A computed fold for a 1435-nucleotide RNA from an uncultured bacterium, annotated as small-subunit ribosomal RNA. Its mean pLDDT, the model's own confidence on a scale to 100, is 82. The sequence is in RNAcentral, with records from ENA.
[in-house]
């Protein structure tokens, strides 16, 4: 910082989705250690059980211990030493004597300790929990309180006098199950009630300063009245007592601090599909009540208040400090910590107290849940643990009060689920290990690959060496403890002194955590690694399994037999004691845009116009200071966040220090905004003078014309149509001439001309009537502009009501048409179309483009109007206002706008925010109704879309070719019949080929082989190949036997070469393998058919487009051609086209056998001599090029005519087939990946199929006959083949052949008589002397074999068929048609195929149409491309 996804691809527009970060998180799979944190997000469900609020005897009676009291008992010690052991001196010791522990029993009046229910004193209003409620002064922020209050704590003044009558405990009685009570006596107080004082407390009156917007406050003084207290407790000291002194208290005042109360500016969610709300409502006077202000309550009175700047009403929410993200702005939460509020089982309610309407207090209802004795009671974890329900989901019935703090106390002390710890959980952030170093036979064992070997796991590992974090053994061990109180000393002020207070030192003692943290030590690499991804985003590849199955997927999407995306597995990337998925914010999305966006086509300008509020506004002068701007102040809790130290072994984490929004107050400035004012006039308006017009209303008139009516002429049809019908019409239509009625519209003028806000307007005359344009410049003096709601206009069809009604003409009838045809097309026709009046309120209401204004090259028209100039006119030139074209800068995604902007700027208003669903539904308001105006959601897709761009297509246009049509000619389809295909049968009728481009196609020839197919019968290293080992002398032939054969037994004969060592060919055994005409032509190579011998396909630089692309290859003209001219932002090239080659036509030179004969000579005969001229062979030249003349044409190109000439405008025919298209055909030609078979899907062998036959279709022969059949005669080729052959020629058969044979390896023999023609003859229009299938009976050939299943002859039989629906094929000249001839394959087998000659037409006016191509240009929602897309039903 961005990416992926709409398309064949570009460009925008737009949504979705992803890649960050974050959680009080769950949830799968794993989990080694500490440290700091954090832990019910759901049922303000309901709880068992313990604990969380007590303290004070130094307020006060009363009890209960105990101690002081007395009688008893008398340890321990302590003195004294009778004496005894003995070493001068120790040590032991009786009895005394004193002590007084200790024990028992008594008193307990007073004195001391201690402890406790009751009285009374503080305290329970904090601490601690939750967020149900609350949109609210509820909470943030500032201010006010002159409208208020504050125990405890701090200064300070000034008292604390004097009496009194109760009451609980307690004691007696008594009720009840309890819980709680009742009554009767007794009793104290710092409990309560009097009287005294008296204050700056109240109340009245007064006088005086100051402050205020008015009310009125502060403050100073006087005078009257009235109003308080508890010497209560401790403690010292004393000279007798009064007393007196400290000290805690207490009452009163005056001031502080805390803390609270109230009012008030700003700020505080959605939702108008909630538009009006309010009667104590708003204001006032009097009262009342509060600690105070206030309709806070009340009584009267008046009718006000809130509201589009959102009232009311629903919905949803505890607020804020802050956290999370964000580059900011901003978006989202509002756990833990910190401030405030609310709340306390649900409703209410007060009591007490400074404080409360009270979480562990009272009272009343309510619901639940407990005890009962059935009367009637207890009870409230949203306090800390813990149970129970819920739920995805959240922890110990835990230790201290050591510290911090907090209550009572004079202290000790006591109480404290506050709070300090500590337990549980990877739930969260930070640290820290899970070991380092060498070590290649790069091991084994997996995985992969091009596989006799290599890569890859991998220095990885064993293996040697070292370390010792965490853990483990064992020893030490903190800090966190200070102050208070307590002892000893000093000391200070005040005091008569002492107690006390205060200050210093010094001692003595307090540890829940915890034997914890830290150190030191013992051990041994020993105990400690997962998750999750690997198609692209997005770092990271391979097998093998599967086979639109199983799966995957956050978006694109993957998966139909070679899946980097499904699972596995090897291998690799990330992250790391964690890794993933879910949820849910924020980013990224400038995807609601203030920063930061749009509205002609993408979503989106209201249909239009006036005008309210509202927003915004010309020049000037002068004030003001409200915005603004500057400086200085107060605020702006603390943590948090940055910045800079700092302390824990670092970090997280903690601590100190230092910045900061905002809001208010003060002074200052005055340019702009704003708000008073002084003027102006260019904005805007008005006057006046003129102009043009289908501006409006309302009244009259006027012609054409169509209809219809009445007379008339006058007969048979009219009229419609693509064609027609139905209609009208002999009862006289149409036509036609005269008249009449009516009712609409207003030809010609008419013009991208005019007018109007828009809708809309169109014959004329006439009233009325509104805008506009232009001159002049008199007057107003900023009046303007834009408009949310409003109001008013509003095409057309529509709806009411009453006229009218010719014409057209929705419904509707009929008639075509069509498969239908509720339709186009015809004939009739009704509402409506017209008019008056009311209503609807909408259109592609469009310029798809809102108003105002001011700027910004040019050029051309065209309406209406001034002005110079010059004038007979017509004009030039120049403004002002409308209305179109082209275009420059700008602009735009492009198209395109472009002074009438979609340019540049400014105001103002309406509108959008991905496709659908839907302008639907509900709900309002409108309307008679139709309907309309205002408008969602569920739900679903991943795109919907503009714009341009390359093909493609079009029954869209435009040029041009082509046997494409047309003009002709001969057929196809009907018959027979060959032959190939489908289908059927079949053991098998192998297989492949399927419009055009499959179907006489592979197949140039299926009796056996071929063959691939069935039946059966036998082989398994194999019928074929390589290689190795090992063995043999055989291989092989030939004979016999058995079999359909394969195949099998058995006899006989049987190697080479050789340096002598092997060798080689062959068998036979064994082992890798070998074979597949098995699939897949959608895995491929080669080959190949089409489009199409169509005129195209493309590049290099250059230029133009943002781009995809375009240019060039487009345009003029030409041509068979992208073939050539010529122009031109292109210049050039390349593949194709032509031309080179090949056969043909014409010739020249050369060569003359096997060819040929003109002259000579010779034969039966180019039979021979002899020649080579000609003819022919086959070499090699030559020749045509629009070169040449004349015309058109643009002075090209080229075309058209002409000459010459064998041939004339690529002379004819052939090979050749461009980039590509059909996933076209082909695995059965041949290679080949992959898949499959291996005693069979391989290989042999008999037989048998590929030839089957109700039947369809394609190609072909032969006919239907006289242009002809039969008969006799007779003439003229070519290409080509030939020794496993081609055969003459005898002879032999009616032929088919057959026997014999000569020549011939070919310009020599030979097949080989070509045939249609051509001249007789005959046939005479018939199913025939046409026609030859079909049988049948004799025969020939080939071949081991002709049944299945082969050709050919002869005789005989003699089917159909008389020219062929529909519809369809071929061909334009040596061509069509006809006629025969030769080959390939082949033992044999030709109606096909591939060639060769002969004979030889017709017709093309001509591109309308039909198919099929090209080029250019248009439309497109197609791009797998029209065989396309895409609509409805219905499964």
């Nucleotide at each position: 910082a961005g990416a992926g996804u709409u398309u064949g691809a570009u460009c925008c527009u737009g949504g979705c989705u992803c890649a960050g970060g974050a959680u009080g998180a769950a949830c799968g799979c794993u989990g080694g250690c500490g440290g700091c944190a954090u832990g019910c997000c759901u049922a303000a469900g309901a709880c068992a059980u313990g604990c969380a609020a007590g303290u004070c005897g130094a307020a006060c009676g009363a009890g209960a211990c105990g101690g002081c009291c007395c009688a008893a008992u008398g340890a321990a010690g302590a003195c004294u030493g009778c004496g005894u052991g003995c070493u001068u001196g120790c040590a032991c010791a009786a009895a005394g004597u004193u002590g007084g522990a200790u024990u028992u029993g008594g008193a307990u009046u007073c004195c001391c300790g201690u402890c406790u229910a009751g009285u009374g004193g503080c305290g329970c209003a904090a601490g601690g929990g939750u967020g149900a409620g609350u949109a609210a002064c509820a909470c943030g922020u500032g201010g006010g309180u002159a409208a208020u209050c504050u125990a405890c704590c701090u200064u300070u003044g000034a008292g604390u006098c004097u009496g009194g009558a109760a009451u609980a405990a307690c004691a007696g009685u008594u009720a009840g199950a309890a819980a709680u009570g009742a009554u009767u006596g007794c009793u104290a107080a710092u409990g309560c009630c009097g009287g005294a004082u008296u204050a700056u407390a109240u109340a009245u009156a007064g006088a005086g300063u100051g402050a205020u917007a008015c009310g009125u406050c502060a403050u100073u003084u006087u005078a009257u009245a009235u109003u308080a207290a508890a010497a209560a407790g401790a403690g010292c000291c004393u000279u007798u007592a009064a007393a007196g002194c400290u000290u805690c208290g207490c009452u009163u005042g005056a001031a502080g601090a805390u803390g609270a109360g109230c009012c008030u500016g700003c700020g505080c969610c959605g939702u108008a599909u909630u538009a009006g709300u309010u009667a104590g409502u708003u204001g006032g006077u009097g009262g009342g009540g509060u600690a105070a202000u206030g309709g806070c309550c009340u009584a009267c009175c008046a009718a006000g208040a809130c509201a589009a700047c959102g009232a009311u009403g629903c919905g949803u929410a505890g607020c804020c400090g802050a956290c999370c993200u964000g580059a900011g702005a901003g978006g989202g939460u509002g756990a833990u910590c910190g401030g405030c509020c609310a709340c306390a089982c649900u409703g209410g309610g007060a009591c007490u107290g400074a404080g409360a309407c009270a979480c562990g207090g009272c009272c009343c209802a309510g619901a639940c849940u407990c005890c009962u004795a059935c009367g009637g009671g207890a009870g409230a974890c949203a306090g800390c643990a813990g149970u129970u329900a819920g739920g995805a989901a959240u922890a110990u019935u835990c230790g201290u009060c050591a510290a911090u703090g907090g209550g009572g106390g004079a202290a000790a002390c006591c109480c404290u689920g506050a709070a300090c710890g500590a337990g549980c959980a990877a739930u969260g952030c930070c640290g820290c290990g899970u070991g380092a170093a060498g070590g290649a036979u790069g091991a084994c064992g997996g995985u992969c690959c091009u596989a006799u070997g290599g890569a890859u796991u991998g220095u990885a590992a064993a293996c040697u060496u070292c370390u010792g974090u965490u853990g483990u053994u064992a020893g030490g061990g903190a800090a966190g403890a200070a102050c208070g109180a307590c002892u000893u000393a000093a000391g200070u002020a005040g005091g008569a002194a002492a107690u006390g207070a205060c200050u210093u030192a010094a001692g003595a003692g307090u540890g829940a955590c915890g034997g914890u943290a830290c150190c030191u030590u013992u051990c041994a690499a020993g105990a400690a690694a997962g998750c999750u991804c690997c198609g692209g985003c997005u770092a990271a590849c391979u097998a093998c399994g599967u086979g639109c199955c199983a799966g995957c997927a956050g978006c694109c999407g993957c998966g139909g037999u070679a899946a980097u995306a499904c699972g596995u597995a090897g291998g690799g990337a990330g992250c790391g004691a964690g890794c993933g998925u879910u949820a849910u914010c924020c980013g990224g999305a400038u995807u609601c845009a203030u920063u930061g966006g749009g509205u002609g086509u993408a979503a989106a300008g209201g249909g239009u116009a006036c005008g309210u509020a509202g927003g915004c506004g010309g020049c000037u002068u002068a004030a003001u200071a409200g915005g603004u701007c500057u400086a200085u102040g107060g605020u702006u809790u603390a943590a948090g966040c940055c910045c800079g130290a700092a302390g824990c072994u670092u970090a997280a984490c903690u601590u100190c220090g230092g910045u900061u929004c905002g809001c208010c107050a003060u002074a200052g400035a005055a340019a702009c905004c704003g708000u008073u004012u002084u003027g102006c006039u260019u904005g805007a308006g008005u006057a006046u003078g003129g102009u043009a017009g289908a501006g409006g209303c309302a009244a009259g008139u006027g012609g054409a014309a169509u209809u219809u009516c009445u007379a008339g002429u006058g007969u048979a049809g009219c009229g419609g149509u693509u064609a027609a019908a139905u209609g009208c019409g002999u009862a006289g239509a149409u036509a036609u001439u005269a008249g009449a009625a009516g009712g609409a519209a207003c030809a010609c003028c008419a013009g991208u001309g005019g007018c109007g806000a828009a809708g809309g307007c169109g014959a004329c005359u006439u009233u009325c009537u509104g805008g506009a344009c232009c001159g002049u410049a008199a007057c107003u003096g900023a009046c303007g502009u834009u408009g949310a709601g409003g109001u008013a206009c509003g095409a057309a069809a529509g709806u009411g009501u009453g006229g009218g009604g010719a014409g057209c003409a929705a419904a509707c009838a009929g008639g075509a048409u069509u498969a239908g045809a509720u339709a186009c097309c015809c004939u009739g026709g009704u509402a409506g179309u017209c008019c008056a009046c009311a209503c609807u309120g909408u259109a592609a209401a469009c310029g798809a483009u809102g108003g105002a204004u001011a700027c910004u090259a040019g050029g051309u028209g065209u309406a209406g109007g001034g002005g110079u100039u010059a004038u007979u006119a017509a004009g030039a030139c120049u403004u002002c206002u409308g209305u179109g074209c082209c275009g420059u800068c700008g602009c735009a995604a492009a198209c395109g706008c472009a002074g009438u902007a979609a340019g540049u700027a400014u105001c103002c208003c309406a509108c959008c925010u991905g496709g659908g669903g839907a302008g639907u539904a509900c709900g309002a308001c409108c309307g008679c109704a139709a309907g309309g105006u205002u408008g969602a959601a569920a739900c679903u897709c991943a795109a919907a879309g503009g714009a341009a761009u390359u093909g493609a297509c079009g029954g869209g246009g435009g040029c041009c070719c082509g046997c494409a049509c047309a003009a002709g000619c001969a057929g196809u389809g009907g018959a027979g019949u060959a032959u190939g295909u489908g289908g059927u049968u079949u053991a098998a009728u192998u297989c492949a080929a399927a419009g055009c481009a499959a179907c006489g196609c592979g197949a140039a020839g299926a009796a056996c082989c071929u063959u691939a197919c069935c039946a059966g019968g036998g082989c398994u290293u194999g019928a074929c190949a390589u290689a190795u080992a090992u063995a043999g002398g055989a291989a092989u032939a030939a004979c016999u036997a058995a079999g359909a054969g394969a195949u099998u037994a058995g006899u006989u004969a049987g190697c080479u070469c050789u340096u002598c060592g092997g060798a080689g060919a062959c068998u036979a055994u064994a082992u890798a393998c070998a074979g597949g005409u098995g699939g897949u032509g959608c895995a491929u190579g080669g080959u190949u058919g089409u489009c199409g011998u169509c005129a195209g396909c493309u590049c290099g630089u250059g230029u133009c487009g943002u781009g995809a692309g375009a240019u060039g290859u487009u345009g003029g003209g030409u041509u068979a051609a992208g073939u050539c001219c010529c122009g031109c932002a292109a210049c050039g090239a390349g593949c194709g086209c032509a031309a080179c080659c090949c056969c043909u036509g014409u010739u020249u030179c050369u060569a003359g056998u096997u060819g040929c004969c003109a002259g000579c000579a010779u034969u039966a005969a180019g039979u021979u001599g002899g020649g080579c001229a000609c003819u022919c062979u086959a070499g090699u030249g030559a020749g045509a090029c629009u070169g040449c003349c004349g015309g058109u044409g643009a002075c090209a190109a080229a075309c058209c005519g002409g000459a010459g000439g064998a041939a004339g405008g690529u002379g004819g025919g052939g090979a050749c087939g461009a980039c590509g298209u059909c996933a076209g055909a082909u695995c059965a030609u041949c290679a080949u990946g992959c898949c499959c078979c291996u005693u069979a899907u391989g290989a042999c062998c008999u037989g048998g199929g590929c030839u089957a036959c109700a039947c369809a279709c394609g190609u072909g022969c032969u006919a239907c006959a006289a242009u002809g059949g039969a008969c006799g005669g007779u003439a003229c080729a070519a290409c080509g083949a030939g020794u496993c052959g081609c055969a003459a020629g005898c002879u032999c058969g009616c032929g088919a052949g057959a026997g014999u044979a000569a020549g011939c390896u070919a310009a020599u023999c030979u097949c080989u008589u070509a045939a249609a023609g051509c001249c007789g003859u005959u046939c005479u229009c018939a199913g025939u002397u046409c026609g030859g299938a079909c049988u049948g009976u004799a025969g020939g050939c080939u071949g081991c074999a002709a049944c299945u299943c082969g050709c050919c002859u002869a005789c005989a039989c003699g089917a159909a068929g008389u020219c062929g629906g529909a519809a369809u094929c071929g061909c334009u000249a040596g061509u069509a048609a006809u006629c025969g001839c030769g080959g390939a394959u082949c033992a044999g087998c030709a109606u096909g195929c591939c060639g060769c000659g002969g004979u030889g037409a017709g017709u093309a006016c001509g591109u309308u149409c039909c198919c099929g191509g090209g080029c250019c240009u248009u439309g497109u929602a197609c791009u797998c491309a029209c065989c396309g897309c895409c609509c409805g039903u219905c499964a």